[in-house]
About this RNA:
RNAcentral holds the sequence, with entries from ENA and SILVA. A computed fold for a 1397-nucleotide RNA from an uncultured Gammaproteobacteria bacterium, annotated as small-subunit ribosomal RNA. Model confidence (mean pLDDT): 86 of 100.
RNA sequence: AGAGUUUGAUCCUGGCUCAGAUUGAACGCUGGCGGUAUGCUUAACACAUGCAAGUCGAACGGUAACGGGACUAGCUUGCUAGUUGCCGACGAGUGGCGGACGGGUGAGUAAUGCAUAGGAAUCUGCCUAGUAGUGGGGGACAACACGGGGAAACUCGUGCUAAUACCGCAUAAUACUUCGGUUAAAAGCGUGGGACCUUCGGGCCACGUGCUAUUAGAUGAGCCUAUGUCAGAUUAGCUUGUUGGUGAGGUAAAGGCUCACCAAGGCGAUGAUCUGUAGCUGUUCUGAGAGGAAGAUCAGCCACACUGGGACUGAGACACGGCCCAGACUCCUGCGGGAGGCAGCAGUGGGGAAUAUUGGACAAUGGGGGCAACCCUGAUCCAGCAAUACCGCGUGUGUGAAGAAGGCCUGCGGGUUGUAAAGCACUUUUAGAGGUGAAGAAGGUUGGUUUAUUAAUAGUGAAUCAAAUUGACAUUAGCCUCAGAAAAAGCACCGGCUAACUCUGUGCCAACAGCCGCGGUAAUACAGAGGGUGCGAGCGUUAAUCGGAAUUACUGGGCGUAAAGCGCGCGUAGGCGGUUGCCUAAGUCAGAUGUGAAAGCCCCGGGCUUAACCUGGGAACUGCAUCUGAUACUGGGUAACUAGAGUGUGGUAGAGGAAGGUAGAAUUUCCAGUGUAGCGGUGAAAUGCGUAGAGAUUGGAAGGAAUACCAGUGGCGAAGGCGACCUUCUGGACCAACACUGACGCUGAGGUGCGAAAGCGUGGGUAGCGAACAGGAUUAGAUACCCUGGUAGUCCACGCCGUAAACGAUGAGAACUAGCCGUUGGAGAUAUUAAAGUCUUUAGUGGCGAAGCUAACGCGAUAAGUUCUCCGCCUGGGGAGUACGGCCGCAAGGUUAAAACUCAAAGGAAUUGACGGGGGCCCGCACAAGCGGUGGAGCAUGUGGUUUAAUUCGAUGCAACGCGAAGAACCUUACCUACCCUUGACAUCCUGCGAAUCUUUCAGAGAUGAGAGAGUGCCUUCGGGAACGCAGUGACAGGUGCUGCAUGGCUGUCGUCAGCUCGUGUCGUGAGAUGUUGGGUUAAGUCCCGUAACGAGCGCAACCCCUAUCCUUAUUUGCCAGCGGUUCGGCCGGGAACUUUAAGGAGACUGCCGGUGAUAAACCGGAGGAAGGUGGGGACGACGUCAAGUCAUCAUGGCCCUUAUGGGUAGGGCUACACACGUGCUACAAUGGGCGGUACAAAGGGUUGCGAAGCUGCAAAGUGGAGCUAAUCUCAUAAAACCGUUCUUAGUCCGGAUUGGAGUCUGAAACUCGACUCCAUGAAGCUGGAAUCGCUAGUAAUCGCGAAUCAGAAUGUCGCGGUGAAUACGUUCUCGGGCCUUGUACACACCGCCCGU
Repeated sequence: AGAGUUUGAUCCUGGCUCAGAUUGAACGCUGGCGGUAUGCUUAACACAUGCAAGUCGAACGGUAACGGGACUAGCUUGCUAGUUGCCGACGAGUGGCGGACGGGUGAGUAAUGCAUAGGAAUCUGCCUAGUAGUGGGGGACAACACGGGGAAACUCGUGCUAAUACCGCAUAAUACUUCGGUUAAAAGCGUGGGACCUUCGGGCCACGUGCUAUUAGAUGAGCCUAUGUCAGAUUAGCUUGUUGGUGAGGUAAAGGCUCACCAAGGCGAUGAUCUGUAGCUGUUCUGAGAGGAAGAUCAGCCACACUGGGACUGAGACACGGCCCAGACUCCUGCGGGAGGCAGCAGUGGGGAAUAUUGGACAAUGGGGGCAACCCUGAUCCAGCAAUACCGCGUGUGUGAAGAAGGCCUGCGGGUUGUAAAGCACUUUUAGAGGUGAAGAAGGUUGGUUUAUUAAUAGUGAAUCAAAUUGACAUUAGCCUCAGAAAAAGCACCGGCUAACUCUGUGCCAACAGCCGCGGUAAUACAGAGGGUGCGAGCGUUAAUCGGAAUUACUGGGCGUAAAGCGCGCGUAGGCGGUUGCCUAAGUCAGAUGUGAAAGCCCCGGGCUUAACCUGGGAACUGCAUCUGAUACUGGGUAACUAGAGUGUGGUAGAGGAAGGUAGAAUUUCCAGUGUAGCGGUGAAAUGCGUAGAGAUUGGAAGGAAUACCAGUGGCGAAGGCGACCUUCUGGACCAACACUGACGCUGAGGUGCGAAAGCGUGGGUAGCGAACAGGAUUAGAUACCCUGGUAGUCCACGCCGUAAACGAUGAGAACUAGCCGUUGGAGAUAUUAAAGUCUUUAGUGGCGAAGCUAACGCGAUAAGUUCUCCGCCUGGGGAGUACGGCCGCAAGGUUAAAACUCAAAGGAAUUGACGGGGGCCCGCACAAGCGGUGGAGCAUGUGGUUUAAUUCGAUGCAACGCGAAGAACCUUACCUACCCUUGACAUCCUGCGAAUCUUUCAGAGAUGAGAGAGUGCCUUCGGGAACGCAGUGACAGGUGCUGCAUGGCUGUCGUCAGCUCGUGUCGUGAGAUGUUGGGUUAAGUCCCGUAACGAGCGCAACCCCUAUCCUUAUUUGCCAGCGGUUCGGCCGGGAACUUUAAGGAGACUGCCGGUGAUAAACCGGAGGAAGGUGGGGACGACGUCAAGUCAUCAUGGCCCUUAUGGGUAGGGCUACACACGUGCUACAAUGGGCGGUACAAAGGGUUGCGAAGCUGCAAAGUGGAGCUAAUCUCAUAAAACCGUUCUUAGUCCGGAUUGGAGUCUGAAACUCGACUCCAUGAAGCUGGAAUCGCUAGUAAUCGCGAAUCAGAAUGUCGCGGUGAAUACGUUCUCGGGCCUUGUACACACCGCCCGU
């Protein structure tokens, strides 16, 4: 010191949360020792029991108990009993002092309190110092005795008695005084003693100690004043002894403290009164500080003592362990009466998350009493309990790699736990055992010595010496010895924040979670484990406070859009205030003095081994008060000034306001005329009006409301707002120059006025418009939008209401800070006057823009800049501008204004995308223009569905559905049924046996099983080995089982669309932008130009292949122009021209010309050319998207099966069939069908093959076997076309489904379930609804041929050639895409988000 969390990302605003410190804590797990602290925060709830305030015999009468002495009796020293106050002592009593301290608690109290600083009208026992005195008398009452009452507590009567108890007298001080006087004290006791006296008790003297009066001090207490001291205004008025005076009373004392009379005051927005809460402070915690929170322990003050009230005594109380009364509660009782007060120390019950022993001692410190010894002291000192807190120590140290075993992980090699352990060598703090042993002790007593007092070596006081002594704690602390690593480690966490990672289990389950969030089969987030991190006798959790939070902002925040400027004026209180003198000294500043208790905090020392802790000194206590000084500034007073403000004079502009009057245009209605069938309205209609005459048109009348053009980011006004013209009344502003007043100013809580529209009340008015309402449409509905009507209202007068996105979402005033351009009102100057200009200045009103500001957008002299003054307002979202209360209102409602609860966001600005029934530009068989189809029929094929033992699985919008499958009768095959095998059909390793292999019989559906026979190989170091087969053992094999959402690879799709990016630079706080946008152009981000960009990469294009032309080379199996031969077939000789073949080249590049264009890129046209503007076709697919498809091609992680989910065999199924869909084939016929004849291809295949000729069969085919490993042979006749003929519009000479029969071929095998041939049969179908598909040229359409797969089995697929069109105006619309721009509350991105019920 910050961090997490709003977003796809960004900046900001803003809340929530975390990391820190702390605690009188509690809870969970764990727990070795010691020191020092602390320990009912709740029920000021109730309390059993014990103790907590007594003491004095040196005040007194005395003697109940104890001890001693004396005496008497029983009697043996001695014991027992009795008597005796004689002594030590002492119960009860009188008296004195103390029980007002100490100890507890915080209920009450917001001021009769506390804190700080002052004050005057007071008292003060004991204590200190001083002065004076202490004389002389008297009468009682307790105790006690006797008697009585009562259960008890207690009490009554009679009688005796003492005092330092009580009361007079005297004398003083003192007080009062009418100065004459009046009033008014006391007490003795102890010790000692030489004379003297004595009633032998003493007197007397001395000393000590008391007592009385008084003065002063000290201490303590009472009273008064000022200042400070929580929250609420949804508490605004309170007060009658109240405020003051006079007089009296009262008090220790001032005072309405009390009373009588008089006056009517006093307090309050600087918060009275009321309500709630609370003891206050030194201090404590936190914080950098300022602050915030707290007020345990310790210390000061206050208050209280079961609750309420009261006084008595006393120096002091209205009294915790005193009294009286009342009340509640508890207890005793003989029912008549009594007793009690733990908020003292322990302790009990209760409450509670929660807080200790019914301990020891007065040894120390302190207190009370006493002359003292001493007694009392739950104050106190100690001990006990509690990890409650702080501090300290320990649980070992060194060495030790075979890196042991075990655990965990693993890529199987290893890694890690880990020098950790074991082992070896040491040490012994602490705990344990045994010993030793301080300090806390000062005093007091006794006995001496010195000194003071004195007559005194008595006594007493002081100092000093000696002796024996005083310790609860205490088995103390400390020290010594002994034994032995021996007895001593846990808790939380490990996704990010936040240090620390893997495995297993679980499978949106169980759970976790402070916030964000994890968990739906590979969870570093759940649970366990291994490992790690943090702290450590503790660790976590919970609660609470401060901090972080500048998130209430004094230090130190904001208000255009994030929350936040009152709708606007006037103005009260208040706050602030121009220039110059002088005075003052309140604020301010300086110095001094007093005070600010101690403790605490801080600094420097000291003492416990250290620390915590204790202790000495200092500093500090930022404050308050008093005194002295300073006078710049602020304030106050006074005297002036004119720059602020205002007044006067002269002008100017204006929808500023109010009242009265006037005008024209238009709408509507009415009357009259002309005139005829519609009008009106809409996207289209209808309701409505109209033949009873509308609408249209002409003339006239009525009435209300509003004022076209002018008109303008023009004017005026504080805002709301103001618009025809004229008159009257009236407010403000501006300009110019001078004169005057002399700070008169600014702001403005409350207050008061104005305040759009709608609404309300009363009364008018009502043309148009028009909530409500009615009807018609629209629609799924339409209580809406549209239409036809239409009431309140809109208008006027008066009175309410008091709110608006009342907005510039920007309070008012003042000053300062670059410019440029408009416009309105004035003034001045200028040129030649006017008009129109130019310049300067001033008051408004606009647009840009510098600096600066801002989160950005933006603002920018009209600030959101830089400053000053005053006011208002804000503090996360929702709940809510709501509820309750108050005030206002006729009402509607307004204003003021919460909380519970709930969320982790809500929000602002900007960015990139995506989207839009937003815009612009452009493209594509996208539409349009055409041609042919599909959708209807039959069949083929695939899919869905259904069925089934199984109908194996996958593919599912485009981008699944003649798809994987380039070919399911068995096989394939993964499915079903049945029968079998279990190291297995297949791989590697080990052992044993046997060559391998071949032939064959039987059983069985077969797998398989049981036999028979043949055969003995190769190498050899003679041990054996290699290959193969069989058997056995276990490691393992095997799986088309699951997960394509764990994956690789491959593929589809957008899309052959023109895009997708990077480096450097620049701009921006940043996400990002720029480049890639713009102007042209292109098929193209193709190219050119421009340009804060300059370059580059992946894509485009080109390079590659086929094809179209030509050339060169080559010439067989291909070719044949010319020459020769011929059986007439390029057949032969021959040729190398042509075709072809296949190698290499040429050719096309907008190269040339013209035009357009910016002179560019490019486009248009032309020439030449086989081909012309990428010539045609193919291969080639950017960054990425779809968790697209595939675990069943293959590979592969994880999971699952292991006599089965593996393997083998036979049969069946994948071929089912009410139905639905996709893709095709054949058709419906004459551009055709049948028949006959006659032409012309290309590209392929062939030895497990293609198979010729010939022959047989109607045919499928058979036979046959020549030739061919192919430019040689063969499949192999191409078909449409063309020529001719027939059919004549019909379910046909169309169409061929279906079915019957007979066959052929392949194949172990055509039943389920093949293809083909022949004969027979001859279904639907006459061009196909909504809808929909393909195609732009050698294309569509149409015609046949071939190939892969394949034993056989294409209407599918992939190729080949033949014939060979039509149309494209164009880009409005549909679909898809590209670029720019715009809006957005979307970002799993419109199949989004989200609202109401």